A computed fold for a 73-nucleotide RNA from Coccomyxa subellipsoidea C-169, annotated as transfer RNA. It matches the Rfam family "tRNA". The coordinates come from a structure-prediction model, not an experiment, and the mean pLDDT is 81.

């Protein structure tokens, strides 16, 4: 220098063919228990890395940038 992959909740990750953003863990509350843990229930938590574009509509498609990883020279 070039090519490819990844970036979504505090963490680990789903998200199909463009049509209301989800799970587990964790956190808070609550039930249970003498109590803690485990277990059950409820809740909070998101500019979908950043900026543009296409579209009636973008986490998803296109361009640029940033961060991380792999490869080639």
């Nucleotide at each position: 220098u070039c090519u490819c992959c990844c970036u979504u909740a505090a963490c680990u990750c789903a998200g199909u063919c463009g049509g209301u953003a989800g799970a587990g863990u964790g956190u808070g509350g609550u039930g249970c228990u003498u109590a803690u843990g485990a277990c059950g229930c409820c809740a909070a938590g998101g500019u979908c890395g950043c900026g543009g574009g296409u579209u009636c509509g973008a986490g998803c498609c296109c361009c640029g940038c940033a961060g991380g990883g792999a490869g080639a020279a």